[in-house]
């Protein structure tokens, strides 16, 4: 240089054919306990890798850029 996968919460990953942005773990805060752990309950955290475009309406689709992991060369 060229194909090809990935890029969503602090971390691991969901989003199924374009129409509510989400689960574990982690964190804060109460409740459970003599205490700590576990267990229960409510909560904060996302401009969806970045820029543009379609579209009434985009994480989801199309263009370009960035950066990882991979095959080629």
């Nucleotide at each position: 240089g060229g194909g090809g996968c990935u890029g969503u919460a602090g971390c691991u990953c969901a989003g199924c054919u374009g129409g509510g942005a989400g689960a574990g773990c982690g964190c804060u805060a109460c409740c459970u306990c003599g205490g700590c752990a576990u267990g229960g309950u409510a909560g904060a955290g996302g401009c969806c890798a970045c820029g543009g475009g379609u579209u009434c309406g985009a994480g989801c689709c199309c263009c370009g850029u960035c950066a990882g992991c991979u095959c080629c060369a």
Molecule: transfer RNA
Organism: soil metagenome